[in-house]
Context: one part of a larger RNA
Parts: sequence; C1' cells; structure tokens
RNA sequence: CUGGGCGUAAAGGGUGUGUAGACGGAGCGCUAAGUUUGUCGUUAAAUCUUUCGGCUUAACCGAAAGCUUACGAUGAAAACUAGUGUUCUAGAGGGUGAAAGAGAGAAGUGGAAUUCUCGGAGUAGCGGUAAAAUGCGUAGAUCUCGAGAGGAACACCGAUGGCGAAGGCAGCUUCUUGGUUCACUCCUGACGUUGAGACACGAAAGCGUGGGUAGCAAACAGGAUUAGAUACCCUGGUAGUCCACGCCGUAAACGAUGAUCACUGGAUGUCAGCUUUGCUUAGCAGGGUUGGUAUCGAAGCUAACGCGUUAAGUGAUCCGCCUGGGAACUACGAUCGCAAGAUUAAAACUC
Repeated sequence: CUGGGCGUAAAGGGUGUGUAGACGGAGCGCUAAGUUUGUCGUUAAAUCUUUCGGCUUAACCGAAAGCUUACGAUGAAAACUAGUGUUCUAGAGGGUGAAAGAGAGAAGUGGAAUUCUCGGAGUAGCGGUAAAAUGCGUAGAUCUCGAGAGGAACACCGAUGGCGAAGGCAGCUUCUUGGUUCACUCCUGACGUUGAGACACGAAAGCGUGGGUAGCAAACAGGAUUAGAUACCCUGGUAGUCCACGCCGUAAACGAUGAUCACUGGAUGUCAGCUUUGCUUAGCAGGGUUGGUAUCGAAGCUAACGCGUUAAGUGAUCCGCCUGGGAACUACGAUCGCAAGAUUAAAACUC
C1' cells in the first nucleotide's frame, strides 16, 4: 500500500515496437532464500489481563502467573514460490507447400469531366435565384464542332466486401517490400504475456523552404435578404487544398469498450483456405473444419439501454486511468516547438 470502479454516469493511454519490472507450461533430481516447525536467548520496569492479598468498600497499593509480536542463534521438513541441473512438447517461433487482399514505397501510364487557349460555325443574350441583382456578352458570349494546354480526382465494378497496429488505404501496369490465413506436424525446445520510462508511427488544420495551382475555397470585395445581417443565398476571389523535404503531435484519434490467455447453448448471412457428398460437372447445391467479418439471440451480466464465443458472461496476468460540480483540457514551474501551441498540472474561492 490494502476499498469500489472505467460502453453511455468521473475514468482505457491515438497506435505500435520494446528496456527495467511484474507474472509465467509439463516430468524428475539437488539446494534450502522465502515458507512451516522444535529448542535456546533477547523483547527493562511501569501499564494491560487473570488469580490471590492489604487499606471498613472502591479507586489505590502489593505479589504471582500471563501477555503481544519481532529479532538473533541452532536443529528439522521439502508440498508450494525461488535457485540450479536434466528431460519433454500442448504455449511460442521456425521449415515446406498453397491462398486472398484499396497493406506500404517508387516509377510509368489511361479515359471521362471541369477550366483555359486557338480555329470553324452561329446570334443576342448568358448566368444565377424563392425572386432578383452584382457578374459575363456585339471587342461576338452562352450553345455547338475540331485541335491543344494544364492540374486534381479516379464513375461503373463497390458490398453489412477486403487489407492495415492505429491514423488510414480505391483507375491501370511494373519494380521493391511488410503482415496475415490454411494444410503438413518436419525442426527448435518455454525462447512466453504485459510493459513504467524510451523509441517509432500518427487524420485534418497549421508552420518553414522551394515548386505547382484546373476545380473548390477560410480571409476579403461586391450583389441580395434584413430593423440590422460583420451570416445563411448569389457573383467573384487569396491563402490553403497538390508535390518534395523538414516541423507540429492534436481529434467525437470512437467499438466513446487496453493487451494476452482459458472456459461457457445456438441460429442466419458473408470473406479467405482445407476437406468431403450429390447433381443436369468451365459449374451449381450442400456437409465438416480453421481463421476473419456481420445480424439475431439460451444462460449469465447490466441502473437501464443493451452486451451476449468478436462479451459488457466466468476466471487469470500485466499496464493505463477515475475518486462531487465549478474555478480548470486553467495559473505557476518544467520539458518540447520557428511559431501557433502541445505535454505535465495545482490552489484560493464558490456551490
């Protein structure tokens, strides 16, 4: 230190890799640190408890016994924890053979569309709205045909679909590359789980340097609306959005649900394998099984909603976090950052 909790009431770290630490599979030996136990010593007196005694009683006083735990010494035990030796294969990892995938990075490339430029044809409107106006157009617009430029995003397929630790990932091709699943049960032999610090990754916006800029669009300008309209609507429009490199490190970073392991009725889809049966056999329809992903639900749980083998059920290990509301995702200090700010994080006071 010791309680109770963390889907929605306060509370799961944004996510991973992993150090220390904590915890950890089976058999057989040995040791005896923890553990259990015997003996001895110490643990002052007073106090405290019990009994007996003395003041007439009590308080009070005296005597005897007890007293807690702890420490030390010395023996014993060996189940458990620990240490050590040896062996094992159920955890974990590897091997061989298959499988799927918007997983990541780089290079190349394709078509549709928007915009712009040029050319043809063509004439008075176009655009926009609830209605308008600003705006564009006789210096020939809108519409239409042809050619070209450039940037960004990838219709259909497409899905309760797939992949990834999370953030996230979608035209096509090639190169490089990470992870996962299934089958065999061939190898190693506990090599494991979690993980304070640490390190890495981390949407959007934002920042720095240099490019790029088609569309969209904070700010800004104008037109409307309105009592006003620093808005909603409209016409424009710069940062930005895109690329390279470097920062930032936050989100309702959500399943508002930490990771790992075991156990506990089912039903219905779907994805990737393996296996098997039937048939009208490029295949179709089932059964079994492993791994994902969904819906519904026994038991159980829950304040209820709901969760329910992908648990919020029943247990185990480790980490993070909460402890009335506000003040306060704040002040101060510290660390980080170019800055914006981020992280850590109070109190007075008040209800």
Molecule: small-subunit ribosomal RNA, central domain
Organism: marine sediment metagenome